[in-house]
RNA sequence: GGGGAUUUAGCUCAGUUGGUAGAGUAUUUGUUUUGCAAACAAAAGGUCAUGAGUUCGAAACUCAUAAUCUCCA
Repeated sequence: GGGGAUUUAGCUCAGUUGGUAGAGUAUUUGUUUUGCAAACAAAAGGUCAUGAGUUCGAAACUCAUAAUCUCCA
């Protein structure tokens, strides 16, 4: 320098025909216990990497940029 992959909650990751953004774990609260742990119930937590475009509608499609990983030279 060139090719490819990835970027979504604090963390690990789904979301595959473009139509309400989710799970596990962690955190907080409540119940249970003499207390802790565990269990159960609930809550909070997201400008879907950034910017633009297409569309009635974009996490998804197109373009550019950034970061990380990887291959070639």
RNAcentral holds the sequence, with entries from ENA, GtRNAdb and Rfam. A computed fold for a 73-nucleotide RNA from Candidatus Zinderia insecticola CARI, annotated as transfer RNA. Its mean pLDDT, the model's own confidence on a scale to 100, is 81. The organism belongs to Candidatus Zinderia insecticola, within Bacteria. It matches the Rfam family "tRNA". Rfam describes the family as follows. Transfer RNA (tRNA) molecules are approximately 80 nucleotides in length.